Annotation
Predicted 3D model of a 75-nucleotide RNA (transfer RNA) from a Nanobdellia archaeon. Model confidence (mean pLDDT): 81 of 100. It matches the Rfam family "tRNA".
[in-house]
RNA sequence: GGGUUUGUGGCCUAGUCCGGAUAAGGUGCUUGGCUUCGGACCAAGAAAUCGGGGGUUCGAAUCCCUCCAAGCCCA
Numbered sequence: 001g002g003g004u005u006u007g008u009g010g011c012c013u014a015g016u017c018c019g020g021a022u023a024a025g026g027u028g029c030u031u032g033g034c035u036u037c038g039g040a041c042c043a044a045g046a047a048a049u050c051g052g053g054g055g056u057u058c059g060a061a062u063c064c065c066u067c068c069a070a071g072c073c074c075a
Base pairs, nucleotide, nucleotide: 001074002073003072004071005070006069007068010027011026012025013024020058029045030044031043032042033041051067052066053065054064055063
C1' cells in the first nucleotide's frame, strides 16, 4: 500500500442480511425491602448522540460515501 472482519450503557452480548418509530438481555452500580450485620433473594431506578462526519429517505444502529481505531490475510 491492497483486501477483509469488527466497533451498541462501566463490562459482555442481541438487533444489521430484509429501514418502522419507546434500542433488548445478562452482569455490574444506586436506592428500598429482607437480615443482628453482610451475602443470597425480592422490588424500583440511573446509565448507550449505536466509533466520528456527511448523504439518501416521511423515517437510519441498519442503506451509501468518507475518516478513525482494532484483529486477520496478501504484498